[in-house]
RNA sequence: GGGCUCGUGGUCUAGCGGUUAUGACGCCUGUCUCACACACAGGCGGUCACCGGUUCGAAUCCGGUCGAGCCCA
Numbered sequence: 001g002g003g004c005u006c007g008u009g010g011u012c013u014a015g016c017g018g019u020u021a022u023g024a025c026g027c028c029u030g031u032c033u034c035a036c037a038c039a040c041a042g043g044c045g046g047u048c049a050c051c052g053g054u055u056c057g058a059a060u061c062c063g064g065u066c067g068a069g070c071c072c073a
């Protein structure tokens, strides 16, 4: 330098054009306990990497940029 795959809460992850972006872990509060843990209930937390385009409508499709991984030279 070229090709391919990927980028979603603090971490991991679902999503394949249309309802309020899913679940687990985590964190907070409550119940329980002498207390802690477990368990149960409720809650917190996302500019979907960035810019632009297509569309009535984009996390999703297209182009570019940045970053990560793999392959080729």
Stems, first nucleotide, its partner, number of pairs: 001072007010025003018056001026044006049065005

Source information:
This is a predicted structure of a 73-nucleotide RNA (transfer RNA) from a Thermoplasmatota archaeon. It matches the Rfam family "tRNA". By type it is a transfer RNA. The sequence is in RNAcentral, with records from ENA and MGnify. NCBI's taxonomy places the organism under Archaea, Methanobacteriati, Thermoplasmatota.